[in-house]
RNA sequence: UGGAUGUAACUCUGGAGAAGCUCAGCAAUGGGUGCCGAAGGUGCAACGUCAGACCCCGUAGGGUCUGGCCAAUCUCUCAGGCAAAAGGACAGAGGAAAUCAC
Numbered sequence: 001u002g003g004a005u006g007u008a009a010c011u012c013u014g015g016a017g018a019a020g021c022u023c024a025g026c027a028a029u030g031g032g033u034g035c036c037g038a039a040g041g042u043g044c045a046a047c048g049u050c051a052g053a054c055c056c057c058g059u060a061g062g063g064u065c066u067g068g069c070c071a072a073u074c075u076c077u078c079a080g081g082c083a084a085a086a087g088g089a090c091a092g093a094g095g096a097a098a099u100c101a102c
Base pairs, nucleotide, nucleotide: 003100004099005098010094011093012092013091014090019033021032022031023030024029034082035081036080040078041076043074048069049068050067051066052065053064054063055062056061
């Protein structure tokens, strides 16, 4: 330098749900009722894994109990949201470092 793998930030594209409700107010904004789950956050674990205790067995294992850890588009609706815009999990394309080969 070229190739392959692969990717943080970032860029582009796609991207759902639910009142353009109501009250006060000039407005900003605040209150009320009803709803949504796909920013973020909460919760959930065994035939998994780790540790401890005890038992069987007798050196190789097996079993029971207790505790810790680990997931989601599931759950809750704290936060957020309920025309468009914006945001948006996730998906596709591009994409540094790094690794591999020559």